[in-house]
């Protein structure tokens, strides 16, 4: 200098904050949902749809529906 393994820390897991826990990446990575359409196919364009969770819970917006 290099891999490699432990610990500890950090980032992510298609929209915000917070607690618990699961994954996955680590000096760059991990991560950036789904149907259709066009297209031989991929892609790229285009057009429509779900949901603030990875998961579980709350709190914040947003949407239905009822009641006063």
């Nucleotide at each position: 200098u290099c891999u490699c393994u432990u610990c500890g820390a950090g980032g992510u897991g298609a929209u915000g904050g917070g607690g618990u826990u699961c994954g996955c990446c680590u000096a760059a990575a991990a991560g950036u949902g789904c149907u259709g359409u066009c297209c031989u196919u991929c892609g790229c364009g285009c057009a429509g749809c779900u949901g603030a969770u990875g998961a579980c819970c709350c709190c914040u917006a947003c949407c239905a529906a009822g009641a006063g």
Background: Predicted 3D model of a 68-nucleotide RNA (Fluoride riboswitch aptamer (crcB RNA motif)) from a Bacillota bacterium. NCBI's taxonomy places the organism under Bacteria, Bacillati, Bacillota. It was read from a public genome assembly, where an Rfam model found it. The coordinates come from a structure-prediction model, not an experiment, and the mean pLDDT is 77.